Overview
Predicted 3D model of an 85-nucleotide RNA (c-di-GMP-I riboswitch aptamer) from Exobacillus caeni.
RNA sequence: UCCAGCUCAGGGCAAACUUAUUGAAAAAUAAGGACGCAAAGGCACAGAUCUAAGGCAAAUCUGCUAAGGUGGCUGGUCUUCCUGG
Numbered sequence: 001u002c003c004a005g006c007u008c009a010g011g012g013c014a015a016a017c018u019u020a021u022u023g024a025a026a027a028a029u030a031a032g033g034a035c036g037c038a039a040a041g042g043c044a045c046a047g048a049u050c051u052a053a054g055g056c057a058a059a060u061c062u063g064c065u066a067a068g069g070u071g072g073c074u075g076g077u078c079u080u081c082c083u084g085g
Stems, first nucleotide, its partner, number of pairs: 002085004012037002017032006035072001041078003045075003048070003054065004
């Protein structure tokens, strides 16, 4: 440096849910809490997906749209403990 992995050791993160706050919403942040995760560490470039304030259309029902989200959806990229090869 590359490959493989949770066996060893030290550990790490934290789903759902609850409370508070922000937000039009999706969702995010903080505290509690653990479903799980060998990158469930970082990054919205690409795909996928969620929301639709505003805008457009419809006029009756509503539909479309991301400059908004999701890294615990995937790819990619950067960083990285331990063990073995």
Its mean pLDDT, the model's own confidence on a scale to 100, is 87.